[in-house]
RNA sequence: UCGUGCUAGAUGGGGAGCUGGCGGUGCCCUGAACCCGCAACCCGCCUUAGCGGGGUCGAAUUCCCCUUCGAGGUCCGGUGCUUCGGGACUGGCGGCGAUACGUGAUGUUGAUGGAAGGGUCCCUCGCGGCGGGGAACGGCGAACCCGGUCAGGACCGGAAGGUAGCAGCCGUAAACCGACCUCCCUGGGUGACGAAGGGACAGCCCGACCGGAGUUAACGACCGUCGACAAGCCGGAGUGGUGUGAUCGACAAGGGGUGCACGG
Numbered sequence: 001u002c003g004u005g006c007u008a009g010a011u012g013g014g015g016a017g018c019u020g021g022c023g024g025u026g027c028c029c030u031g032a033a034c035c036c037g038c039a040a041c042c043c044g045c046c047u048u049a050g051c052g053g054g055g056u057c058g059a060a061u062u063c064c065c066c067u068u069c070g071a072g073g074u075c076c077g078g079u080g081c082u083u084c085g086g087g088a089c090u091g092g093c094g095g096c097g098a099u100a101c102g103u104g105a106u107g108u109u110g111a112u113g114g115a116a117g118g119g120u121c122c123c124u125c126g127c128g129g130c131g132g133g134g135a136a137c138g139g140c141g142a143a144c145c146c147g148g149u150c151a152g153g154a155c156c157g158g159a160a161g162g163u164a165g166c167a168g169c170c171g172u173a174a175a176c177c178g179a180c181c182u183c184c185c186u187g188g189g190u191g192a193c194g195a196a197g198g199g200a201c202a203g204c205c206c207g208a209c210c211g212g213a214g215u216u217a218a219c220g221a222c223c224g225u226c227g228a229c230a231a232g233c234c235g236g237a238g239u240g241g242u243g244u245g246a247u248c249g250a251c252a253a254g255g256g257g258u259g260c261a262c263g264g
Base pairs, nucleotide, nucleotide: 001264002263003262004261005260006259009057010056011055012030013029014028015027020046021045022044023043024042034054035053036052037051038050063257064256065255066254067253068252072248073247074246075245076243077242079240080239081238082237083236084235085234086233089232090231093227094226095225096224097223101220102219103218104216105215106214113210114209117206118205119204120203121199122198123197124195125194126193127191128190130187131186132185133184134183135182137178138177139176146171147170148169149168154163155162156161
């Protein structure tokens, strides 16, 4: 170096997930790769980490290691849009308070303040007004049991005459109606009234006095507080970009490594 027969090994790999962990079934990527049975309410194993059965290749294009490239996945950060929620913060809006910086108003024709007086408030009395009652006033008002006059009629009487008396007429009592001018009594959710009466006297008003420069808070600014809203903001979800980010990494490229026996 060639041939024959073997052996280790290979007969796809990877990501996420599951799991104490490993691998598989299922999902996804790669891209072409022996067959059968098992498995998500899982299956099989334990760092030599699918198991069982069968087949093929076999020391190299095929096995092993390293480097590079890099499909793709996962994580993280930041970000655009959509949507749901929140109300800590910022801004805008509204209410209230405080201040007196600015504007306004007011003030030496005297502010705030001070000390007296009067009013406003309550009670009492007077007067007025209003309401109620009464008197007085007007009207009406009795079959008989009110009055007067009593026709007719009745009764007594010899007569003269007398007596009672219905109707009618006149009048009146109570009652009722009216009127409210006058008088008396009485009441109050009564009064542009009066009483140098009594009380209360915080505030406000009025006119004087003292004193001598501020007062006010309408508007704006600042500050505080409360409220509503939800633009910014905060949180969740979805989706699309993105990053000299982290990690795993198929395919591919390059480099290196790996037997045993016999015969020529």

This is a predicted structure of a 264-nucleotide RNA (Bacterial large signal recognition particle RNA) from a Chloroflexia bacterium. Rfam family: Bacterial large signal recognition particle RNA. By type it is a non-coding RNA gene. For this family Rfam cites "Prediction of signal recognition particle RNA genes" (Regalia et al., Nucleic Acids Res, 2002). Of the family's consensus pairs, 90% are formed in the model. The same sequence occurs in records of 2 taxa. A source record names the gene ffs. RNAcentral holds the sequence, with entries from ENA.